[in-house]
Molecule: Bacterial RNase P class A
Organism: Anaerolineae bacterium
C1' cells in the first nucleotide's frame, strides 16, 4: 500500500427570542392565574420475542395433562442472555457458524422425484453355469446406471462367476483397561463381531424449569344506578328463650384445563341499569461515573462521589444568526441555492431481535513493495 476479520464510541454544536410540561420560591387569589429559578427522550424510547421486580388472585398447594429448553463448566435475582472451553462445518488465515441430550443394544412413523429396488432387503442392464440355439432354468452381487441416501476402502487369496467367504492394512462400531481434564471431551494399548443408513424444527424417550392475570395490575376518596325481567333457593340430626343457632351430605362461586385440596356463602346467578373524575402506586433503582482488589474473562466486592423526564389524550417544539457536515450549480484559495440517519417515553429493570445518515477510536489476519 491493497483485501479483510474482531470490538468500542459519537451521532450535530453554540447563542438570542417565542412557547409547553413536572417541580420549587414569591405575590394575587382560593377550584386557579401571573412572574421568577431548576429540570425536561434514545442507542435503540420500537417489535412487546424471552427472563424477573412488583401487585391481586390460597402464604401459591398436590398429581396428571400442556408448555419451554436441551454439549460441559461457570456468571446472574432470572433468563432461551452473557463469558470461557468441548466437538462438528466453513476459510490460507485473523474469525465466523451451529434448535449440539437419546435413531443396533424402549416403541411408532416418515422419505418428493429419479430408479429395477428406499428399509430389508432386491435383482435392471450385467458376469457364469446348463440345454445347439432365440430363450428358458439355475447361480452371483464385483462392474455399469439412478439418487440426498443403494449396507464399509484398498490390494490379495479364493472361485465357473463372485462375495468379509478368508487374509492384511485403513476407516467406522461397541466392550475393557491406561492416563490427562472439575467436565463435554482427548490421547493409547486391547478384544470383538466384520458394518449398524437417515429424519427426534415426527410421535416418543430421558432430564431439568414453569400456577393464573397484568400498572387497564392493584388501593383509596368523590359522584351515579339500583326500579325491573328470568333462573335456583335441597335433605337429615341437635339445642333454642320460637327469633334463630349449630353439625353431616348435597348445592352454588373462587383458586382460568381435570381431579384432590383450600377458601368462601344466606340468598346467589345471568339480563337490564350507572360511571368513566381525583388521589396514590410513579419513579432513587440489581442505578450511573471513577478509582482499587478478585477473576483469562461474563461478573463480584471495597470505597469516593452524582441525582438523571414523570405527561395522562399525553410536555420535551418552532424562528433567526454563526459554525461543523453532506449534495447541485458557478467566473472553483470563493460565492449562491437545497438538506441533516432511525426514530421518539407511559410500572421498572436485565437481554435478544430489528432499524440507523455521517465519522471517530482500538486490536488482529492475509498479500505485495521498500528499508
Nucleotide at each position: 500500500a491493497g483485501a479483510g476479520a474482531g470490538g468500542g464510541c459519537c451521532g450535530g454544536g453554540c447563542g438570542a427570542u417565542c412557547g409547553c410540561g413536572u417541580g420549587g420560591c414569591g405575590c394575587c387569589a382560593u377550584u386557579g392565574g401571573c412572574g421568577c429559578c431548576c429540570c425536561g427522550a434514545g442507542g435503540a424510547a420500537a417489535g412487546u420475542c424471552c427472563g424477573a421486580a412488583c401487585u391481586c388472585c390460597a402464604u401459591a398447594g398436590a398429581g396428571c395433562a400442556c408448555g419451554g429448553c436441551g454439549c460441559u463448566g461457570g456468571g446472574u435475582a432470572a433468563c432461551g442472555c452473557c463469558c470461557a472451553g468441548g466437538c462438528g462445518g466453513a476459510g490460507c488465515g485473523a474469525u465466523c457458524c451451529g434448535g449440539c441430550g437419546g435413531a443396533a443394544a424402549a416403541g411408532u412413523g416418515c422419505a418428493a422425484c429419479a430408479g429395477a429396488a428406499a428399509g430389508c432387503a432386491g435383482g435392471u442392464c450385467g458376469c457364469c453355469g446348463g440345454c445347439c440355439a432365440a430363450g428358458c432354468c439355475g447361480g452371483c452381487a464385483a462392474g455399469a446406471g439412478u439418487g440426498a441416501a443403494a449396507c464399509g476402502g484398498u490390494g490379495g487369496c479364493g472361485u465357473a462367476a463372485g462375495a468379509g467367504g478368508c487374509c492384511a492394512c485403513c476407516a467406522g462400531c461397541g466392550g475393557g483397561c491406561c492416563a490427562g481434564g472439575u467436565g463435554a471431551c482427548u490421547g493409547g494399548c486391547u478384544c470383538g463381531g466384520c458394518u449398524a443408513g437417515g429424519c427426534a424444527a415426527a410421535c416418543c424417550c430421558c432430564g431439568c424449569c414453569g400456577g393464573g392475570a397484568g400498572c387497564a395490575a392493584g388501593a383509596c376518596c368523590a359522584a351515579g344506578c339500583a326500579a325491573g325481567a328470568g333462573g335456583c333457593c335441597g335433605g337429615u340430626c341437635c339445642c333454642u328463650u320460637c327469633g334463630g343457632g349449630g353439625g353431616c351430605c348435597a348445592c352454588g362461586g373462587g383458586c382460568u384445563g381435570c381431579u384432590c385440596g383450600c377458601c368462601u356463602g344466606a340468598g346467589c346467578c345471568u339480563c337490564g341499569g350507572g360511571u368513566a373524575g381525583g388521589u396514590c402506586g410513579c419513579u432513587g433503582g440489581a442505578g450511573g461515573c471513577g478509582u482499587c482488589g478478585a477473576g483469562c474473562a461474563a461478573u463480584c466486592g471495597g470505597c469516593g462521589u452524582c441525582c438523571u423526564a414523570g405527561a395522562u389524550a399525553g410536555a420535551u417544539g418552532a424562528u433567526c444568526g454563526c459554525c461543523g457536515c453532506c449534495c447541485c450549480g458557478g467566473g472553483c484559495u470563493c460565492c449562491g441555492g437545497g438538506g441533516c440517519a432511525c426514530a421518539g417515553a407511559a410500572u421498572u429493570c436485565g437481554g435478544c431481535u430489528u432499524a440507523u445518515a455521517g465519522g471517530c477510536c482500538c486490536u488482529c489476519u492475509c498479500u505485495c513493495c521498500c528499508u